[in-house]
RNA sequence: GCGGAGGGAGAAGGGGCCGCGGAUCAGACCGAGAGGCCUGGUUCGAGGAAAGUCCGGGCUCCGCAGGACAUGGUGCCGGGUAACACCCGGGCGCCGCGAGGCGACGGAAAGUGUCACAGAGAACAGACCGCCGAUGGCGGCAUUCGUGUCGCACAGGCAAGGGUGAAACGGUGGGGUAAGAGCCCACCGCGCGCGCCGGAGACGGCCGUGGCACGACAAACCCCACCAGGAGCAAGGCCAAACAGGAGUGAGCGGCGGUCCGUCGCGUUCGAACUCCGGGUAGGCCGCACGAGGCGACGGGUAACCGGCGUCCCAGAUAGAUGGUCCCGCGGGCUUCGGCCCGCUACAGAACCCGGCUUAUUUCCCUCCGCCCUC
Numbered sequence: 001g002c003g004g005a006g007g008g009a010g011a012a013g014g015g016g017c018c019g020c021g022g023a024u025c026a027g028a029c030c031g032a033g034a035g036g037c038c039u040g041g042u043u044c045g046a047g048g049a050a051a052g053u054c055c056g057g058g059c060u061c062c063g064c065a066g067g068a069c070a071u072g073g074u075g076c077c078g079g080g081u082a083a084c085a086c087c088c089g090g091g092c093g094c095c096g097c098g099a100g101g102c103g104a105c106g107g108a109a110a111g112u113g114u115c116a117c118a119g120a121g122a123a124c125a126g127a128c129c130g131c132c133g134a135u136g137g138c139g140g141c142a143u144u145c146g147u148g149u150c151g152c153a154c155a156g157g158c159a160a161g162g163g164u165g166a167a168a169c170g171g172u173g174g175g176g177u178a179a180g181a182g183c184c185c186a187c188c189g190c191g192c193g194c195g196c197c198g199g200a201g202a203c204g205g206c207c208g209u210g211g212c213a214c215g216a217c218a219a220a221c222c223c224c225a226c227c228a229g230g231a232g233c234a235a236g237g238c239c240a241a242a243c244a245g246g247a248g249u250g251a252g253c254g255g256c257g258g259u260c261c262g263u264c265g266c267g268u269u270c271g272a273a274c275u276c277c278g279g280g281u282a283g284g285c286c287g288c289a290c291g292a293g294g295c296g297a298c299g300g301g302u303a304a305c306c307g308g309c310g311u312c313c314c315a316g317a318u319a320g321a322u323g324g325u326c327c328c329g330c331g332g333g334c335u336u337c338g339g340c341c342c343g344c345u346a347c348a349g350a351a352c353c354c355g356g357c358u359u360a361u362u363u364c365c366c367u368c369c370g371c372c373c374u375c
């Protein structure tokens, strides 16, 4: 220098003015009050993912003796946690030269099922090309008539090599054979022993034993073990118009600016007006912002994380508030050195709240690995 791996931090900088939403204080007005509204001061005001709504919990209501079944999920070991399908440490397998990465990682000798195309054959398999001629057969030659030898590949033997395929019924090497083959041997692999040693465990190492009997797939059915009641803040609770309804009293009530008169409308069996009641629509309030909370140093732990101490209070809208503008600063371009112009960006925006995962996206920093060049 180039290429890569792992991890961390931030999300654009400082200030003024105006504006928007919340809280709180003061004052004015309205209201019987609760409170409403206006003005001013102080203060707070999006995210690392607020997103997808994929997991796990809190909270709320409903359900619930106990058991079994069904359904769904999880699935190496140990730890963390409120809990998890998350996180940390470890084991095993696979990938990578490496730093490292990935894995739903129980069971395929309980049963069922599937294995396309190609291929001879796809599960207790098979012989297309090929190899062989030991044995039988046919033919030639020789013959001491016992047979020997050469050829054919009809019967037959074989599965080494080729070929097909994602996968071909252990691998490599040697012996062996007519040719071959765990047929035999060595090593590797595999199974078995409830063998010994190490480890908390997953598991590892060693020993013995068996020529190998056991292809793959369970995010196919299934089996085993463990876990799980349902619905969700439109949960749920409180207050409560108008219209309609019920009960009581019972002759008036309302408009024409006020009063009287007048007049009009409604009403006195079909009940005006007033009072009370129930349910709870419109609407309002709570839930709803102090929490598995943030930050700091300390202690424990390899770590995830935990503990006590100190400190801070940090959005709560309801059609949904975060914006605009100016100055300084920073970066880039032009310059007649006076200045001028452009930019300060990405992904994206709370809606009951947390812990994760996943996805989107920008900049910077640290550590490590491989290769090349130079000293």
Base pairs, nucleotide, nucleotide: 001371002370003369004368005367006366007365008364009363010362013328014327015326016325017324018323020045021044022043023042024041025040026039027038029036030035047347051358052357054356055355056354057353058352059232060231061230062229071228072227073226074225075224076090077089078088079087080086091105092103093102094101095100106223107222111221112220113217114216115215128162129161130158131157132156135155136154137152138151139150140149141148142147170188171187172186173185174184175183189212190210191209192208193207195206196205197204198203236286237285238284239283245277246276247275248274249273252266253265254264255263256262293312294311295310296309298307299306300305329344330343331342332341333340334339